Predicted 3D model of a 72-nucleotide RNA (transfer RNA) from a Myxococcota bacterium.
Its mean pLDDT, the model's own confidence on a scale to 100, is 85.
RNA sequence: CGGGGUGUAGCGCAGGGGGAGCGCGCAAGUCUGGGGGACUUGAGGUCGUGGGUUCAAAUCCCACCACCCCGA
Numbered sequence: 001c002g003g004g005g006u007g008u009a010g011c012g013c014a015g016g017g018g019g020a021g022c023g024c025g026c027a028a029g030u031c032u033g034g035g036g037g038a039c040u041u042g043a044g045g046u047c048g049u050g051g052g053u054u055c056a057a058a059u060c061c062c063a064c065c066a067c068c069c070c071g072a
Base pairs, nucleotide, nucleotide: 001071002070003069004068005067006066007065010024011023012022013021018055026042027041028040029039030038031037048064049063050062051061052060
């Protein structure tokens, strides 16, 4: 320098145009004499950044940023 991949909650990830979700973790409550454990409820997100397309973008397009891989 060129090509490819990944970026979504504290962590690991799903979702590939129209409800932002799952598991773990966190908080509260219930069960239990207590612990462990189980169950219920809840909080937590500018979907990497900026633009474009669209009635509508996490999703499609472009540029950039960070990390990883390959090549030179």
Overview: The sequence is in RNAcentral, with records from ENA. Its Rfam family is "tRNA". Rfam classes the family as a transfer RNA.